Predicted 3D model of a 550-nucleotide part of an RNA (large-subunit ribosomal RNA, domain I) from a seawater metagenome. It matches the Rfam family "Bacterial large subunit ribosomal RNA". Gene Ontology terms of the family: structural constituent of ribosome and ribosome. The full RNA is in RNAcentral, with records from SILVA.
[in-house]
Context: one part of a larger RNA
RNA sequence: GGUAUGUGGUGGAUGUCUUGGCAACAAGAGGCGAUGAAAGACGUGUAUUAGACUGCGAUAUGAUCCGGAGAGCUGUCAAAUAAGCUUUGACCCGGUUAUUUCUGAAUGGGGCAACCCAGCUGCUGGAAACAGUAGUUACUUGCGACUGAGUAAAGUAGGUCGUAUAGAGCGAACCGAGGGAACUGAAACAUCUAAGUACCUCGAGGAAGAGUAAUCAAUUGAGAUUCUGCUAGUAGCGGCGAGCGAACGCGGAAGAGGCCAAACCGGUAUGCUUGCAUGCCGGGGUUGUAGGACUUGCAUAAGGGAAGUUUAGGGAAGGAGAACAGUUUGGGAAAGCUGACCAUAGGGAGUGAAAGUCUCGUAUCCGAAUCUUUAAAUUACUGGCGAGUAUCCUGAGUAGGACGGGACACGUGAAAUCUUGUCUGAAUCUGGGUCGACCACGAUCCAAGCCAAAAUACUACUUGUUGACCGAUAGUGAACUAGUACCGUGAGGGAAAGAUGAAAAGAACCCCGAUAAGGGGAGUGAAAUAGAAUUUGAAACCGCAUACUU
Numbered sequence: 001g002g003u004a005u006g007u008g009g010u011g012g013a014u015g016u017c018u019u020g021g022c023a024a025c026a027a028g029a030g031g032c033g034a035u036g037a038a039a040g041a042c043g044u045g046u047a048u049u050a051g052a053c054u055g056c057g058a059u060a061u062g063a064u065c066c067g068g069a070g071a072g073c074u075g076u077c078a079a080a081u082a083a084g085c086u087u088u089g090a091c092c093c094g095g096u097u098a099u100u101u102c103u104g105a106a107u108g109g110g111g112c113a114a115c116c117c118a119g120c121u122g123c124u125g126g127a128a129a130c131a132g133u134a135g136u137u138a139c140u141u142g143c144g145a146c147u148g149a150g151u152a153a154a155g156u157a158g159g160u161c162g163u164a165u166a167g168a169g170c171g172a173a174c175c176g177a178g179g180g181a182a183c184u185g186a187a188a189c190a191u192c193u194a195a196g197u198a199c200c201u202c203g204a205g206g207a208a209g210a211g212u213a214a215u216c217a218a219u220u221g222a223g224a225u226u227c228u229g230c231u232a233g234u235a236g237c238g239g240c241g242a243g244c245g246a247a248c249g250c251g252g253a254a255g256a257g258g259c260c261a262a263a264c265c266g267g268u269a270u271g272c273u274u275g276c277a278u279g280c281c282g283g284g285g286u287u288g289u290a291g292g293a294c295u296u297g298c299a300u301a302a303g304g305g306a307a308g309u310u311u312a313g314g315g316a317a318g319g320a321g322a323a324c325a326g327u328u329u330g331g332g333a334a335a336g337c338u339g340a341c342c343a344u345a346g347g348g349a350g351u352g353a354a355a356g357u358c359u360c361g362u363a364u365c366c367g368a369a370u371c372u373u374u375a376a377a378u379u380a381c382u383g384g385c386g387a388g389u390a391u392c393c394u395g396a397g398u399a400g401g402a403c404g405g406g407a408c409a410c411g412u413g414a415a416a417u418c419u420u421g422u423c424u425g426a427a428u429c430u431g432g433g434u435c436g437a438c439c440a441c442g443a444u445c446c447a448a449g450c451c452a453a454a455a456u457a458c459u460a461c462u463u464g465u466u467g468a469c470c471g472a473u474a475g476u477g478a479a480c481u482a483g484u485a486c487c488g489u490g491a492g493g494g495a496a497a498g499a500u501g502a503a504a505a506g507a508a509c510c511c512c513g514a515u516a517a518g519g520g521g522a523g524u525g526a527a528a529u530a531g532a533a534u535u536u537g538a539a540a541c542c543g544c545a546u547a548c549u550u
Base pairs, nucleotide, nucleotide: 001549002548003547004546005545006544007543008542009541015535016499017498020470021469022467023466024465025464026463027462028461029459030458031170032169039103040102041101042057043056044055046082047081048080051077052076053075063097065095066094067093068092072085073084074083108117109116110115118137119136120135121134122133123132124131125130139167140166141164142163143162144161145160146159147158174205175203176202177201178200179199185192189239215222216221226253227252228251229250230249236244237243257451258450259449260395264283265282266281267280268279269278270277271276272275288429290394291393292392293391294388295387296386297385298384303382304381308378309377310376311375312374313373314372315371316370318366319365320364324339325338326337327336328335340357341356342346348360349359350358400424401423402422403421404420405419406418407417410436431446432445433444434443435442486493487492506534509521510520511519512518
């Protein structure tokens, strides 16, 4: 030096565990904000309080009132002492109200956020200067009042004042709209694709958007929209490449229809050519088998229905809630053995090992002064059916056309349909659109106005439940002071770090040492090779002892 065995150190794998995550389902909620949000800064604790978290705001780990509950309490890291509170009900839980510094849309003006400096009105102090204090003072929009140009007029533009719980800003995804890529694929690449995706902007809601046929169909008919299973990877489109990709029809979810404009009538204002025009208000009326106005006949209630009210239910604290003992082992019984009991409760958690009957709970039943939510009833209000006639009305820079784009599964194609930047431009019910160029016949529908629940999409948030989901290099980046420490001028990047024991019973006292570190006794404990660097304690690596060997 090597090999082997044993025994230690180092190290922190593995096993066990779970405070934390992940995913899904059901229900709720789907917003907050000038009555000042989200997010913060700074403060705030009776003392020993220096820090972090939580709470709160100069009334500051809280105040008021109401309800619950009933013996302890002064939150956590984080123990202890003093000092207090409390059956005249504290602490705690739920509801209401008040307070709520400064920044922040930030809004009196400014500003390098959490700071600086004001005006006006009132009050307090002061002789005054001034100081303090309460309120108020941004902009835009709507409405009202007072004024008021260019320009002759107007009461126009503008101005001033008042007024509004108006707007603004924030928020995870979902939604609509306006813009809108490239990588990539085509085995290169340009049309094409990726894709109307990512991303940007604007806007809204609990959903949004769409929506009661100028729709389809095909000679039978259907009857708003949305979502969905098929139809079907079909018909088609396509450097006919890569690829893109319907509809009709059938089945299902859900189902709901309404209101204006106009004709005509009445009122009112203005204008003037004095009986017309225009504006406003009210009535009327709303469709394709054409309907309505107009003339005329009958009817006056079925139905719909907001806020409020009443009743009933749910939610936001809670309450009641069955049934076991002995013995053995053990540090400890919930384990074994023996014999019982409850069960609308044998879901679950805890307790010194494994508990239906020990504790909390669970099944079931009950419960609100106050706040909130849903449903029903009631109610303001709203709300009809014919006949006749052919005079009037039935959405115009519209439909359609040309050129250039875009959307339609459809790339200009034979390209209908929808849309529109430019230029044009009808008809008026004896009317008009569509039926995939176009024409005829036929069929079908009624554009150029508006609103609308459900079925559908999503989950930042709340509650409950579940898991052939993870178990500390996993699962969130984060089980711990985590978006922390740290890095970066900044945008931004971004960790590591869990476990003594049933209980601190956390090692009095003695010894070595430096009044250390560390250790040896003693003691606690079931165990200290459970000693705080604390569960288990693998390997690499480093010793010691013994045996063999060079």